[in-house]
Formats: sequence, structure tokens, C1' cells
RNA sequence: GAGAUCAUAGCUCAGUCGGCAGAGCGUCUGAUUGUGGAUCAGAAGGUCGCGGGUUCGAGCCCCGCUGGUCUCCCCA
Repeated sequence: GAGAUCAUAGCUCAGUCGGCAGAGCGUCUGAUUGUGGAUCAGAAGGUCGCGGGUUCGAGCCCCGCUGGUCUCCCCA
């Protein structure tokens, strides 16, 4: 330099054909418990990497950029 792929909650990840953004764990509160743990109930937590485009409507499609991973080419 070329190509592929990934980026969604604090962490690990779903998200089908473009149509209400989710789960587990963690955190917080409450119940239970002599205390803690475990268990149960509830809550908070989101610039869907960034910018732009298409569309009535984009996490999803298109373009550019950034970062991670992998492959290839060139030089040494």
C1' cells in the first nucleotide's frame, strides 16, 4: 500500500426483512436473613465508534474517516 471483518449499557454480547434499542453479569434500592452471602422484586445506566448521504422512517443500506483483528503485496 490492497482486501476482509469488527465497533450497540460499566463488562460480555444479541438485535430476523429498514418500523417501540435489549439480555446476562455488574451497580444501586427494597424484601428475606441475627450480619454477610445466596435468593426474590424493582430501579438507574445508551452520541448504536465519528461525520455525511438515501429514505416517511437507519443500530441495520451507501460514502468518507478513526480504532481493533486477520490475510496479501512491496522494502529491509

Model confidence (mean pLDDT): 81 of 100. This is a predicted structure of a 76-nucleotide RNA (transfer RNA) from a bacterium. Its Rfam family is "tRNA". Rfam's curators write: Transfer RNA (tRNA) molecules are approximately 80 nucleotides in length. It was read from a public genome assembly.